The prediction has a mean pLDDT of 83.
A computed fold for a 71-nucleotide RNA from a Candidatus Wolfebacteria bacterium, annotated as transfer RNA.
The organism belongs to Candidatus Wolfeibacteriota, within Bacteria.
The sequence is in RNAcentral, with records from ENA.
It matches the Rfam family "tRNA". By type it is a transfer RNA.
[in-house]
């Protein structure tokens, strides 16, 4: 320097252009003398910035941060 890949909840992770889901965890409740468990129940997120399109996590550009190969 060149090429590719990735960036979604507090973590790991889905989501084939039509209402963002799960698992832990964390919040309140039940349940017990009391803890754990265990049962309900609630908060919580698309890296940024343009474009495409009625509609973007999702195609397109770019700009940033992380992996990764080549030299």
């Nucleotide at each position: 320097g060149c090429c590719g890949a990735a960036a979604u909840a507090g973590u790991u992770c889905a989501a084939u252009g039509g209402c963002a889901g799960a698992a832990c965890a964390u919040u309140g409740c039940u349940u017990u003398c009391g803890u754990a468990a265990a049962g309900c129940a609630g908060g919580a997120a698309u890296g940024u910035g343009g474009g495409u399109u009625c509609g973007a996590u999702u195609c397109c550009c770019g700009c940033u941060u992380u992996c990764g190969g080549c030299u």